[in-house]
The part of an RNA shown here (large-subunit ribosomal RNA, domain I) has 550 nucleotides and comes from Acholeplasma sp.
Context: one part of a larger RNA
RNA sequence: GGCACACGGUGGAUGCCUUGGCACUAGAAGCUGACGAAGGACGCGACAAACAGCGAUAUGCCUCGGGGAGCAGUAAGUAUGCUUUGAUCCGGGGAUUUCCGAAUGAGGGAACUCACCUAUGGUAAUGCGUAGGUACUGCAUAGUGAAUACAUAGCUAUGUAGAAGCAACCCAGUGAACUGAAACAUCUUAGUAGCUGGAGGAAAAGAAAGAAAAAUCGAUUUCCUUAGUAGUGGCGAGCGAAAAGGAAAGAGCCCAAACCAAUCUUCGGAUUGGGGUUGUAGGACCCGACAUUAAGAGUUACAAAUUUAUUACAUAGCUGAACCAGAUGGGAAGCUGGACAACAUAAGGUGAUAGUCCUGUAAGCGAAAUGUAAUAAGCUCUGUUGGGUAUCCUGAGUACGGCGAGACACGUGGAAUCUUGUCGGAAUCCGCGGGGACCAUCCCGCAAGGCUAAAUACUCUCUAGUGACCGAUAGUGAACAAGUACCGUGAGGGAAAGGUGAAAAGAACCCCGGGAGGGGAGUGAAAUAGAACACUGAAACCGUGUGCCU
Numbered sequence: 001g002g003c004a005c006a007c008g009g010u011g012g013a014u015g016c017c018u019u020g021g022c023a024c025u026a027g028a029a030g031c032u033g034a035c036g037a038a039g040g041a042c043g044c045g046a047c048a049a050a051c052a053g054c055g056a057u058a059u060g061c062c063u064c065g066g067g068g069a070g071c072a073g074u075a076a077g078u079a080u081g082c083u084u085u086g087a088u089c090c091g092g093g094g095a096u097u098u099c100c101g102a103a104u105g106a107g108g109g110a111a112c113u114c115a116c117c118u119a120u121g122g123u124a125a126u127g128c129g130u131a132g133g134u135a136c137u138g139c140a141u142a143g144u145g146a147a148u149a150c151a152u153a154g155c156u157a158u159g160u161a162g163a164a165g166c167a168a169c170c171c172a173g174u175g176a177a178c179u180g181a182a183a184c185a186u187c188u189u190a191g192u193a194g195c196u197g198g199a200g201g202a203a204a205a206g207a208a209a210g211a212a213a214a215a216u217c218g219a220u221u222u223c224c225u226u227a228g229u230a231g232u233g234g235c236g237a238g239c240g241a242a243a244a245g246g247a248a249a250g251a252g253c254c255c256a257a258a259c260c261a262a263u264c265u266u267c268g269g270a271u272u273g274g275g276g277u278u279g280u281a282g283g284a285c286c287c288g289a290c291a292u293u294a295a296g297a298g299u300u301a302c303a304a305a306u307u308u309a310u311u312a313c314a315u316a317g318c319u320g321a322a323c324c325a326g327a328u329g330g331g332a333a334g335c336u337g338g339a340c341a342a343c344a345u346a347a348g349g350u351g352a353u354a355g356u357c358c359u360g361u362a363a364g365c366g367a368a369a370u371g372u373a374a375u376a377a378g379c380u381c382u383g384u385u386g387g388g389u390a391u392c393c394u395g396a397g398u399a400c401g402g403c404g405a406g407a408c409a410c411g412u413g414g415a416a417u418c419u420u421g422u423c424g425g426a427a428u429c430c431g432c433g434g435g436g437a438c439c440a441u442c443c444c445g446c447a448a449g450g451c452u453a454a455a456u457a458c459u460c461u462c463u464a465g466u467g468a469c470c471g472a473u474a475g476u477g478a479a480c481a482a483g484u485a486c487c488g489u490g491a492g493g494g495a496a497a498g499g500u501g502a503a504a505a506g507a508a509c510c511c512c513g514g515g516a517g518g519g520g521a522g523u524g525a526a527a528u529a530g531a532a533c534a535c536u537g538a539a540a541c542c543g544u545g546u547g548c549c550u
Stems, first nucleotide, its partner, number of pairs: 001549009015535001016499002020470002022467007029459002031165002039100003042055003046078002050074002052059001061094006070082003105114003115134007136162009169200001170198005180187001184234001210217002221248004231239002252451003255395001259274006279429001281394004285388006295382004307377009317365003323338004339356002341345001347359003400424008410436001431446005486493002509520004
């Protein structure tokens, strides 16, 4: 020096575990904000760095309920207190809530600086206090009021609303590129990503100027299917419907106008009320019939405000069956023996594996307060129909056309339909639009005003639960003081890090040592479970001892 074996060190794999995640199901909820939010800064504890809680009333205050013996968060310590006159704790309601932040008195490099007005306190004095107010914009009302006589603009005051935040879903405006086409330009990616605006618990759409072609259907939306079909397409790559059919859900309404009345009027008309709302045309208008307080309806549209009662649910909770003994063991729930409950043998815990030990589970019960829903009552609202057809009304810079674009599955094509930048520009029920150029016939509908639940989309969030999901290099980036430490001027990037033991019983005392550390002693089932490393403790790597070889 090598090999082998044994025993160690180092190291942290593996196994086991789970406080945390992931995916989903059901129900709930789907908003908060000038009454100052979301989010923060700074503070508040006897000792207090972090997290959590709270706000100068600061680890908390008041009240109403629940609950019933301990309590003063994580957090184990000391001190000092509280509590059956019911604390801590849980839930409902309320009070307080510094400073920044939409931030709103002005400014500002967020958490700071400096003002004014009203009321008020104090000082010799203030760079001293206390309470309230003072931003902007829209709308309404009132006052005031220029050039300029009336007036108007403007100004001022009061009231009211808005502003900002928020995961995804929704609507609208704007709108890429990489990419694919095996290059690339039309095309595709894609009306996607991004940016902006707006709203709701859903949004959007919506009661036919429809779809169709059968003597058809009858608002919208979503799903299945039609169908990768018809089409479209450098007819390349690709893009890609709709009717019908089957389901989910189901709901229809209101204005403008004609006409009438009232008020005002610059005599043109305007405002308010009644009336009226459709396509086998309807309404106004004229004539007639019936009914008028009975019946019906209602706060999601169709008008709109709100109260009471009851019930149910939510936000704390409560009751809740049935087992003992023996041996083993540190410990029994495992084993042996004999029992019992079950509308409860879901689950978790307890010194090893517990239906009967604990928490629970099945079943049943429960709310002073606040909220939600349903029902009832109060309350509120309401004429229908036939005939006539002379006259009037039925949404105009609209329909439609030219040019240029966009949307439609449809790339200009034979290109209908929808939208419109621009230029033209109708008709008025004997009317107008559509049925994929266009024309005729026929059929369907009635534009140029508006509202509308449900079926549908999503999940920042709450409750309950599930998993041939993960188990600490996995699963969220984060099981731990994690969006932390740290990095970056900044936008931004972004970790590592879980496990003593059943219980701290956390090693009194002695010895060596300055200490660290160690040796005894003691605890414990175990200390090679000893707190820097602590369950298990692989390998690499480093040693010690023994044997053999050289």

The full RNA is in RNAcentral, with records from ENA.